RNA sequence: GCUGGGAGUGGUGGCGUGCUCCUGUAAUCCGGCUACUCGGAGGCGUGGAUUUGUGGAUCUCUUGAGGGCGGGAGCCCUGCUCUGCGGCGGUCUGUGUCGAUCGGGUGUCCGCACUAAGCCCGGCAUCAAUAUGGGGCCCCCGGAGGAGUCCGGGGUCGCCAGGUUGACUAAGGAGGUGCGUACCGGGCCAGGCGGGUGACCGAGCAGCCAAAAGUACCCGUGUCGGGCAGUAGUGGGAUCGCGCCUGAGAACAGCCGUCACAGAGCAGCCCGUCCAAUACAGGGGGACCAAAUUCUUU
Numbered sequence: 001g002c003u004g005g006g007a008g009u010g011g012u013g014g015c016g017u018g019c020u021c022c023u024g025u026a027a028u029c030c031g032g033c034u035a036c037u038c039g040g041a042g043g044c045g046u047g048g049a050u051u052u053g054u055g056g057a058u059c060u061c062u063u064g065a066g067g068g069c070g071g072g073a074g075c076c077c078u079g080c081u082c083u084g085c086g087g088c089g090g091u092c093u094g095u096g097u098c099g100a101u102c103g104g105g106u107g108u109c110c111g112c113a114c115u116a117a118g119c120c121c122g123g124c125a126u127c128a129a130u131a132u133g134g135g136g137c138c139c140c141c142g143g144a145g146g147a148g149u150c151c152g153g154g155g156u157c158g159c160c161a162g163g164u165u166g167a168c169u170a171a172g173g174a175g176g177u178g179c180g181u182a183c184c185g186g187g188c189c190a191g192g193c194g195g196g197u198g199a200c201c202g203a204g205c206a207g208c209c210a211a212a213a214g215u216a217c218c219c220g221u222g223u224c225g226g227g228c229a230g231u232a233g234u235g236g237g238a239u240c241g242c243g244c245c246u247g248a249g250a251a252c253a254g255c256c257g258u259c260a261c262a263g264a265g266c267a268g269c270c271c272g273u274c275c276a277a278u279a280c281a282g283g284g285g286g287a288c289c290a291a292a293u294u295c296u297u298u
Base pairs, nucleotide, nucleotide: 001044002043003042004023005022006021007020008019009018010017013036014033015032028041029040030039031038047295048294049293050292051291052290053289055288058285059284060283061282062281066275067274068273069272070271071270072269077268078267079266080265081264082263083262084261086259087258088257089256090255092254093253094252095251101248102247103246104245105244106243107242108241109237110236112235113234114233115232116231118228119227120226121225122224123223124222125221126220127166128165129164130163132161133160134159136157138155139154140153141152142151143150144149173219175218176217177216178215179214186209187208188207193202194201195200
């Protein structure tokens, strides 16, 4: 003095150094140094620097053939894609007298109208005569009694029951239930009142009762009005399609080829931006190897 070097990528203040790849040697091992372009053990005797060149793992830069995206221009031209209409052609296909096609009516549709039945809701209304029996108020008459009262006869009015009916009604049951009102309908009437020596009687409030003053509600019946809808009949409106009835009766729909016309879109164009060399284009770095020059320890 040498004991490796390079490319990429990590790490460190910096050095040594980690990982991947390439390339060398006869040449190994340790991992530290501490502000500093590393130190030690072992091995060897030469080693370093610069320039040029060959091949080369591999890394990097530039250009951009080509392509992508956005915006603009523009349908004149070129390429591609599509639409419409028309002409011509086809032993073309399908449906069609088991009815193509064209028409009429009607249903399906309507906040539609009317008529009718059904169901629901509401308004109004719901007769009269007569025989018999009964109960109520009132009136009249006769008899008895000292009074309350008792016995008997007659009548008007209105009501209840169940019977017979109508020169009745749109209908009109002898239907059911309640209230009966401080008193102002009836019955039984405590207490109290009145009459009476008494027996008892009378009028009668509260309370209770109901075939029979009256009144209200419900059912039934009649009539009017409103509502509902898986009701049904007629009519009106709407009507693409379909169903039904009916008239006329032979075509209707599509496909392919070709030609012509009309129209639309995308790209080719311009601007911006992005990718881009196996498009093996150009440039740069690159271990090792070779040559030249030069420096140097023992």

Model confidence (mean pLDDT): 76 of 100. This is a predicted structure of a 298-nucleotide RNA (Metazoan signal recognition particle RNA) from Amphibalanus amphitrite. Rfam family: Metazoan signal recognition particle RNA. Rfam's curators write: The signal recognition particle (SRP) is a universally conserved ribonucleoprotein. Gene Ontology terms of the family: SRP-dependent cotranslational protein targeting to membrane, signal sequence recognition and signal recognition particle, endoplasmic reticulum targeting. The family's RNA type in Rfam is non-coding RNA gene. RNAcentral holds the sequence, with entries from Rfam. Taxonomically the source falls in Amphibalanus (Eukaryota, Metazoa, Bilateria, Communostraca).